A computed fold for a 108-nucleotide RNA from an Acidobacteriota bacterium, annotated as c-di-GMP-I riboswitch aptamer. The model forms 94% of the base pairs in the Rfam consensus. The sequence was found by an Rfam model in a public genome assembly.
């Protein structure tokens, strides 16, 4: 030193949940916490996955407007939910995977 990875040492990291911010949102930061993890270090380069925008269907409310005798019909627009499509985004995410760096310890 290279692999590897111990009921070994010394320590690190902190899941879910909550409490406070910030962000349209994914989700970030801090405080408790203590699921785990041998790279749960660091990076957004490659997939995946969500978020957001653009189009474009579909549920359900609302308001206008035109026909009608009335039933009812047809058109426009807002507001929510849901599916798809997008080479859109100085989007998100590394404890989802992989690629790269780097890194504590020395038992089999």
């Nucleotide at each position: 030193u290279c692999u590897c990875g111990a009921c070994a040492a010394a320590g690190c990291c902190g899941a879910a949940g909550c409490c406070g911010g910030c962000g349209c949102g994914a989700g970030c930061c801090g405080g408790c916490g203590g699921c785990g993890g041998a790279a749960a270090g660091c990076c957004a380069c490659g997939g995946a996955u969500c978020c957001u925008c653009g189009c474009c269907c579909u549920c359900g409310g609302g308001c206008c407007c035109g026909c009608u005798c009335g039933a009812g019909c047809g058109g426009g627009c807002c507001c929510c939910g849901g599916a798809g499509c997008g080479u859109a985004g100085c989007g998100a995410c590394u404890g989802c995977c992989g690629a790269g760096c780097u890194g504590c310890c020395g038992a089999a």